[in-house]
RNA sequence: AGAGUUUGAUCCUGGCUCAGGACGAACGCUGGCGGCAGGCUUAACACAUGCAAGUCGAACGAGAAUCUAGAGCUUGCUCUAGAGGACAGUGGCAGACGGGUGAGUAACGCGUGGGAAUAUACCUAGUAGUACGGAAUAGCCUUUUACGGAAUAGCCUUUGGAAACGAAGAGUAAUACCGUAUACGCCCUUCGGGGGAAAGAUUUAUCGCUAUUAGAGUAGCCCGCGUUAGAUUAGAUAGUUGGUGGGGUAAUGGCCUACCAAGUCGACGAUCUAUAGCUGGUUUGAGAGGAUGAUCAGCCACACUGGGACUGAGACACGGCCCAGACUCCUACGGGAGGCUGCAGUGAGGAAUAUUGGACAAUGGGGGAAACCCUGAUCCAGCCAUGCCGCGUGAAUGAAGAAGGCCUUAGGGUUGUAAAACUCUUUCAGUGGGGAAGAUAAUGACGGUACCCACAGAAGAAGCUCCGGCUAACUCCGUGCCAGCAGCCGCGGUAAUACGGAGGGAGCUAGCGUUGUUCGGAAUUACUGGGCGUAAAGCGCGCGUAGGCGGUUUGGUAAGUUGGAGGUGAAAUCCCAGGGCUCAACCCUGGAACUGCCUCCAAAACUGUUGAUCUAGAGACCGGGAGAGGUAAGCGGAAUUCCUAGUGUAGAGGUGAAAUUCGUAGAUAUUAGGAAGAACACCAGUGGCGAAGGCGGCUUACUGGUCCGGAUCUGACGCUGAGAUGCGAAAGCGUGGGGAGCGAACGGGAUUAGAUACCCCGGUAGUCCACGCCGUAAACGAUGGGUGCUAGUUGUUGGGAAGUUUACUUUUCGGUGACGCAGCUAACGCGUUAAGCACCCCGCCUGGGGAGUACGGUCGCAAGAUUAAAACUCAAAGGAAUUGACGGGGGCCCGCACAAGCGGUGGAGCAUGUGGUUUAAUUCGACACAACGAGCAGAACCUUACCAGCUCUUGACAUAUCUAUCGCGAUUUCCAGAGAUGGAUUUCUUCAGCUAGGCUGGAUCGGUGACAGGUGCUGCAUGGCUGUCGUCAGCUCGUGUCGUGAGAUGUUGGGUUAAGUCCCGCAACGAGCGCAACCCUCGCCUUUAGUUGCCAGCAAUUCGGUUGGGCACUCUAAAGGAACUGCCGGUGAUAAGCUGGAGGAAGGUGGGGAUGACGUCAAGUCCUCAUGGCCCUUAUGGGCUGGGCUACACACGUGCUACAAUGGCGGUGACAGAGGGCAGCGACAUCGCGAGAUGUAGCAAACCCUUAAAAACCGUCUCAGUUCGGAUUGUUCUCUGCAACUCGAGAGCAUGAAGUUGGAAUCGCUAGUAAUCGCAGAUCAGCAUGCUGCGGUGAAUACGUUCCCGGGCCUUGUACACACCGCCCGUCACACCACGGGAGUUGAUUUUACCUUAAGCUGGUGUGCUAACCUUUUAUUAGGAGGCAGCCAACCACGGUGAGAUGAGCGACUGGGGUGAAGUCGUAACAAGGUA
Repeated sequence: AGAGUUUGAUCCUGGCUCAGGACGAACGCUGGCGGCAGGCUUAACACAUGCAAGUCGAACGAGAAUCUAGAGCUUGCUCUAGAGGACAGUGGCAGACGGGUGAGUAACGCGUGGGAAUAUACCUAGUAGUACGGAAUAGCCUUUUACGGAAUAGCCUUUGGAAACGAAGAGUAAUACCGUAUACGCCCUUCGGGGGAAAGAUUUAUCGCUAUUAGAGUAGCCCGCGUUAGAUUAGAUAGUUGGUGGGGUAAUGGCCUACCAAGUCGACGAUCUAUAGCUGGUUUGAGAGGAUGAUCAGCCACACUGGGACUGAGACACGGCCCAGACUCCUACGGGAGGCUGCAGUGAGGAAUAUUGGACAAUGGGGGAAACCCUGAUCCAGCCAUGCCGCGUGAAUGAAGAAGGCCUUAGGGUUGUAAAACUCUUUCAGUGGGGAAGAUAAUGACGGUACCCACAGAAGAAGCUCCGGCUAACUCCGUGCCAGCAGCCGCGGUAAUACGGAGGGAGCUAGCGUUGUUCGGAAUUACUGGGCGUAAAGCGCGCGUAGGCGGUUUGGUAAGUUGGAGGUGAAAUCCCAGGGCUCAACCCUGGAACUGCCUCCAAAACUGUUGAUCUAGAGACCGGGAGAGGUAAGCGGAAUUCCUAGUGUAGAGGUGAAAUUCGUAGAUAUUAGGAAGAACACCAGUGGCGAAGGCGGCUUACUGGUCCGGAUCUGACGCUGAGAUGCGAAAGCGUGGGGAGCGAACGGGAUUAGAUACCCCGGUAGUCCACGCCGUAAACGAUGGGUGCUAGUUGUUGGGAAGUUUACUUUUCGGUGACGCAGCUAACGCGUUAAGCACCCCGCCUGGGGAGUACGGUCGCAAGAUUAAAACUCAAAGGAAUUGACGGGGGCCCGCACAAGCGGUGGAGCAUGUGGUUUAAUUCGACACAACGAGCAGAACCUUACCAGCUCUUGACAUAUCUAUCGCGAUUUCCAGAGAUGGAUUUCUUCAGCUAGGCUGGAUCGGUGACAGGUGCUGCAUGGCUGUCGUCAGCUCGUGUCGUGAGAUGUUGGGUUAAGUCCCGCAACGAGCGCAACCCUCGCCUUUAGUUGCCAGCAAUUCGGUUGGGCACUCUAAAGGAACUGCCGGUGAUAAGCUGGAGGAAGGUGGGGAUGACGUCAAGUCCUCAUGGCCCUUAUGGGCUGGGCUACACACGUGCUACAAUGGCGGUGACAGAGGGCAGCGACAUCGCGAGAUGUAGCAAACCCUUAAAAACCGUCUCAGUUCGGAUUGUUCUCUGCAACUCGAGAGCAUGAAGUUGGAAUCGCUAGUAAUCGCAGAUCAGCAUGCUGCGGUGAAUACGUUCCCGGGCCUUGUACACACCGCCCGUCACACCACGGGAGUUGAUUUUACCUUAAGCUGGUGUGCUAACCUUUUAUUAGGAGGCAGCCAACCACGGUGAGAUGAGCGACUGGGGUGAAGUCGUAACAAGGUA
């Protein structure tokens, strides 16, 4: 620091995902040791049991056990004295600390910095004091001579109750309680005065007590600033805000109360709702920020839930009290008890979090004078890999590169120096011995711990995840869109580096992965640091409030700002340095830092503020100008329709074509007149005006804005603008008018599969006017407003100035266009009218869908508008540009593509192939063109792959090995059998080499196990071959240049060509594969050669080139020549070329063939062959017989023969070419009606096949189902062959079907072609209407490129790229999911009114009761003060009733949305998408 993912590829926008770090974690697999930390995040759910707060006898009374001494004596009891001091009680101090938790709280709660009107037990320092009494006396005790009196607990007596706990009586002490006196200082005060204390204990020493001052620490209160989200929460508030008097408090204060006033808070977000303890810090990040608030520390709040006070220095009190409520427990049913959010522990909840441990040894706390006691605070130990840190599981040598595993091209490679082996070491763990510090003289839970020494032995100690890309690491097997994986992209449908296993490898390591959360990457909320023409995003446009920002000069000030100083910013943490545990984690010491807040001093540039000043911004004034700017009124002509009248007659309208419609009741057409409403031709113009919407005949009135010139005035008066407010096309709504034309809805006619559309005929709302609503548009320049700056050129519009030649030139200000530099932009493009460079203000955006939707609010008569989510779902959606492909886009061009012609197919019969059906089998494959007379150049057996039956199992065939034999083989006959095969048998023959050895080779029988074999599967694993586009003219490369890039250029353009053929031009220059040419053949000529060919001339002749002879000619077959737009005219650009002509056998590629670029179709073929993988192995292999491939209601393709007179039949009888031939072709002769048969010459070939047929000539038939046509059938034969039944071909005779020129549709052909005629060959025993060749006869037509089909080039659009056989939309049907509405219903929170009112406090009363003080008495009394119970009143928790509000749960039914397999219906969009 980035990477993957949208596309065929590219750039951009933009989301999703990954790599890093962290954790109080959990889960899976695994697990040796130690150190340091951490450990209920969930149910503030409920809790059994034990412990967690006591202590003081030096405050007080009583005083058990026990001991000592003594006495009585009934010898084991009683009594006395002393010591002793347990338990409980009175009293004091502490239980407000320590410990836990985070429910509540959005708050002066917390943080930070200030402040004044306060209190303070224990502690420190100081000052002063500590006196006299009461109670109050004695049942016991003590003192005392005695009497009386009599607070309270304990103790004692009696008594209630199950218990808890009491009640009554008698009596008692104090540092418990009360009074008096005193008062330096203290408090109150009307400044006269008034008020208030104390306690003692003790042998000493000392510890206490009272009042007060000060300090320290602590606590309470107030204030500035900071502190989550929501405006779909906008108004809130009656003790509310303030004042006065009073009360209350330690203290200020509406804290409370009475009265008075009507304030107070809020867009700088009040109130309400939701969520949340806050902070130091922690974590991440470069930082700014974000997230978080476990452990440690500070503060706050809470203690079963709610309320309340008491005591006290301090509480409204976790282990105190009272009341109410819920829950649990005990109960004798009457009544009681309790509060683990202390430490352990239990249940429950949960993915999940520990021992009912030890000790007060240390640190600290409480009490005590102290010893000491208490302390689940704390210190330790236990459990847990929960985290961080450290260590170990051995080290060196060791190649036969062992074995085994895995892979393999079978050679080897790898695991791998790894192991073994050998030589060492002993950390940790183990055993034994010693043994601390922590503690001061003593006291050690930890703990016989840390540490040290010795000993034994490599001994006890390695796993987890991953290996397609991102991302380090690859192979085999299994599986076969299954099982499964997956963070994203995506893997898996028979060769998976992606699933599972294995081998190997990579990474980390006592851990490793996964899940979850959070920061980062993410500049993806952008302060640092983003954007808004087309990707998401500029409000439709003005005016203007708050707010933000703001011209020149100068003075003051000092809020912002800057500098300095002081205070504070707790400690811990982070960072730096040093130190201590062997290191580290960890700990200690010091420093720095804590970016903040407060106070003071200073500066005055900038911003602010304030006083003045200026004129460049802005405005006013004066003089001119242009204009569809607005509103109102009036006027005008053309056109349309209607009405009236005239002329006139049969059609008119309308369309692609029609029809509906109008018209003989007179239309359309035409003439005249009239009526009505709406709109204003030409001018008219990327011309004008307006803020936008918008504005167009003419005139008048009123009125807004703007421009130019002058430089007279004001003196910053400015810009923007959240809310607010105004304007705002069309459609729509309301009321009332109006209504010619047009025209939603609707009706009809067409079109169509349908046509609720497009087209046509009608036609209502509406369009128009007035008034009032609506408030939206692709309201667009898809571009907010303002200001300044930054090259130009050229139109146009409104003004001004200067100059001159009076029509121009130059120049200036304002508007509106085009092009274009710099610059910007992802590109397209923008470019002084910016999308450039800057500043100011506003609005808006943050992936696609859901959705501009739901709910709520506001507005509206309604329609609806505005504001505006979430669940869920996807990994994309999108912009610009590129290359293709496509278009019912355009341009140019070509082709038997159409047209012009000729002949066919489609109808019939037959042949052949295919589908279908049938069958035991009808073997297989081929399916638009490019399957279907194609594989098959030839299925009776064979072929043959199929079926039935029989049969063989190392096999019909190959290699190896062992045994045996020397053969094998051919042949005859017989038996069994359908045959294969099996059994016997006759004859012939008696392997080769040789080193002479059963040595080698060969052959056969038998055996063996490796293997053979497979027309079994996969042509979507392949090679090879082939088809097709297409013999179309294209397809590419190097270098250069352009572009961010994909790519472009070249290859486009102007001509031309059959051609990317050639020429010219050009940021291109060259090159390659294709085209053409080179090759074969036909056409002309020459040369060479002359048999089997030929015969001009000569001779012979049996008259046949037959023979001699010849090679001139034909021909044969080899080599050459010839044609190149070469020549001439015209044209073209002087080019390429085109056109005409000459010559020539041939003329512009002379005809034909071979030749098939880059590629496309997963085209065809595993059944030609080859081949990977899979499958079968007494069978899916081999052999044999028979059958089938030849079936037959039917459909299609390709052909043959016909339907006849351009013909049929009969007769006469002329002219080819190219091929084939020895298991062959076969002349010729004879026989047969014929197919053919018999005999046989010749020929390995100018011989034979081989008389070509049509044509021609003669005759006949005369338009018929025929003298056409020949199917079908009967019968007799021929040939081939082992065999002709299924199932061959042919011949003779007889029979004589359909068919009279073929619907829609469709095929071939441009010249020696079509058409027509025959001949030959391959295959082949036999079998062609097929195929491949050959020649004979031999046409017609092409105006032309509009249309159909295919193709090429350029251009254009595109939402296509599997590329239009593309993509894609909506309803409906089915399944699932989340959400909205919904009669209602359930509980929750909250507001308000009323009722009720526990405990408690306050007030009143207090007739009942009453020790201290006072008065009084007859002194044992009475009264008073004061107090208590009780009662009354106010306040008030819980509770009750009613009315609202809010947010949840459920809900019959219902609505749309999303997602799903190949469903249904159409085809709306993307091309002019077929109606843009």